RNAcentral holds the full RNA, with entries from SILVA. A computed fold for a 340-nucleotide part of an RNA from a marine metagenome, annotated as large-subunit ribosomal RNA, domain IV. The prediction has a mean pLDDT of 87.

Context: one part of a larger RNA
């Protein structure tokens, strides 16, 4: 010096990215309890009391002696003993839950409903999952998956079941484009392969013949085509006037388009510009909360907004508590250090 443990005057987060780590707090009985809610919670909210030990005294439980008796332990019923609680009075000690064990709490926001699950060995989380919602497939030798194939899973199941996909409790709710892409559906017509057919040549041969080239017609999917279809992939404009102070602009003009983004939210886990203005808390606020809207570049199941209960989540703030720190100090036990 190093690990780890224990106290500390005053002051009490001035520490520090940040109350990290410590400290408070604590079981059990009494009294008491707010907003807000999905009426179950929230809640041990919060915030106060109490507590050994000894001695009396009461009530309450429990039984039995004994009277009484219709003799049926039926009526009634003590004193002393146990138990419980409750009043008084008294003892001791710094301290009575005498050690140990043993919630600090309150508020305000985000996220994600919740219990759960994960990166064995740097991430536990707002990530996954998840009941619930939709949508698409699947009529049973299912669809769907493994396997070369037998066959097996599904499932000893039968559309209230089975796969797949997207969302993710509840609450309100989920808007317009089908023009591209993709998927359903139709079949009149284009296009179109092998095939057929064979018009009309070639070659060879004396020839029958044998080989060969082949217009035109015939000719399925599937594409061209005609429609549907967004909780299918996906998408949701721009210019330029306009109101009797100015500013804006209900309005009007035009050009594009398949339609130009509707609630509903917004400087947000999303805002570049930005520490946007304004209000609040604080003496002093790049965070934080409430607003505004000028949304670089929110927005409706890659779901939007909200929402009580929960969270080893992540932010702000407050009380109490403390060696976090002003500001170090003492002192335990192991090591470092001698020696061996």
């Nucleotide at each position: 010096c190093c690990a780890u443990c224990c106290u500390c005057a005053a002051g009490g987060a001035a520490c520090u990215c940040g109350g990290c780590a410590a400290a408070u707090u604590a079981a059990c009985c009494c009294c008491g309890u707010a907003a807000c809610u999905u009426c179950g919670g929230a809640a041990u909210a919060a915030g106060g009391g109490g507590a050994g030990c000894c001695u009396a005294a009461a009530a309450u439980a429990u039984a039995u002696a004994g009277a009484c008796u219709u003799c049926g332990c039926g009526u009634u019923g003590a004193a002393a003993g146990u138990a419980u609680u409750u009043u008084a009075g008294g003892c001791c000690g710094c301290a009575g839950a005498g050690a140990a064990u043993u919630g600090g709490u309150c508020u305000g926001a985000g996220c994600g409903a919740c219990u759960g699950u994960u990166u064995a060995u740097c991430a536990a989380a707002a990530a996954c999952a998840c009941a619930g919602g939709u949508c698409c497939g699947u009529g049973c030798u299912a669809a769907a998956g493994c396997g070369a194939a037998a066959g097996c899973u599904g499932a000893u199941g039968u559309a209230u079941a089975c796969g797949g996909g997207c969302u993710g409790a509840c609450g309100c709710c989920u808007g317009c484009c089908c023009a591209g892409u993709g998927c359903c559906g139709g079949u009149a017509g284009g296009u179109u392969a092998a095939a057929g057919u064979g018009a009309a040549g070639a070659g060879u041969g004396a020839g029958a013949g044998c080989u060969u080239u082949g217009g035109a017609c015939u000719g399925a999917a599937g594409c061209c085509c005609c429609g549907g279809u967004g909780a299918a992939c996906g998408g949701c404009g721009g210019c330029c006037g306009u109101a009797a102070c100015u500013a804006u602009a209900a309005c009007g003009g035009u050009c594009c388009u398949a339609a130009g983004g509707u609630a509903g939210c917004g400087a947000a886990a999303u805002c570049c510009c930005u520490u946007g203005u304004c209000g609040g808390g604080u003496a002093a606020g790049u965070u934080c909360c409430g607003a505004c809207c000028u949304g670089c570049a929110c927005g409706a199941a890659a779901g939007g907004c909200g929402u009580a209960a929960c969270g080893a989540c992540u932010u702000g703030g407050a009380c109490a508590c403390u060696g976090u720190c002003u500001c170090g100090a003492g002192g335990g036990u192991g090591g470092a250090c001698u020696c061996g």